[in-house]
SAM riboswitch aptamer (S box leader) from Gracilibacillus kekensis, 106 nucleotides, folded computationally. The model forms 95% of the base pairs in the Rfam consensus. Its mean pLDDT, the model's own confidence on a scale to 100, is 82. Taxonomically the source falls in Gracilibacillus (Bacteria, Bacillati, Bacilli, Caryophanales). Rfam family: SAM riboswitch aptamer (S box leader). Rfam's curators write: The SAM riboswitch is found upstream of a number of genes which code for proteins involved in methionine or cysteine biosynthesis in Gram-positive bacteria.
RNA sequence: UUCUUAUCCAGAGAGGUGGAGGGGCUGGCCUUAUGAUACCUCAGCAACCGUCUAAAAAGACAAGGUGCUAAUUCCAGCAAGCGAAAUGAUGCUUGGAAGAUGAGAG
Numbered sequence: 001u002u003c004u005u006a007u008c009c010a011g012a013g014a015g016g017u018g019g020a021g022g023g024g025c026u027g028g029c030c031u032u033a034u035g036a037u038a039c040c041u042c043a044g045c046a047a048c049c050g051u052c053u054a055a056a057a058a059g060a061c062a063a064g065g066u067g068c069u070a071a072u073u074c075c076a077g078c079a080a081g082c083g084a085a086a087u088g089a090u091g092c093u094u095g096g097a098a099g100a101u102g103a104g105a106g
Base pairs, nucleotide, nucleotide: 001106002105003104004103005102006101007100008099013042014041015040016039017038021031022030023029025077026076027075028074043069044068045067048065049064050061051060052059053058073098078095079094080093081092082091
């Protein structure tokens, strides 16, 4: 970096360094000097890999490998359907796209 596959309305923050952006992109809306992003330390959440219950199913655990710890992946973006309304836009549902993370393969 590419492909396959699973999940994404739950959960979980303090301190230090440092000093202006951050939430992938666009629009919106948020967040941020009452200190963002990032890095470090410690803590925690979860249970994909893992371990155990002989195997499956189902379940338990959390030593290890990842991951995560504002807002549903913050909301929408593309398509279809439905309701109200009446040509302005808006709401709901489903699917898709994109993204994130794990596992596997190249």